[in-house]
RNA sequence: GCUUUCAACAUCCCCGUCCGAAACUUGGACUGAAGGC
Numbered sequence: 001g002c003u004u005u006c007a008a009c010a011u012c013c014c015c016g017u018c019c020g021a022a023a024c025u026u027g028g029a030c031u032g033a034a035g036g037c
Base pairs, nucleotide, nucleotide: 001037002036003035004034005033006032007031016030017029018028019027020026021025
C1' cells in the first nucleotide's frame, strides 16, 4: 500500500462517523480493532 471480517469506544441493550441515492434498502469516503497478501 491492497484486501477480508468486524464495532471495542456509546449515560441498560441495540447503534462507529459523514455524504448521497430512493425506500427501510443501498453506494461512496473516513475512524478504530483483528486477519490475509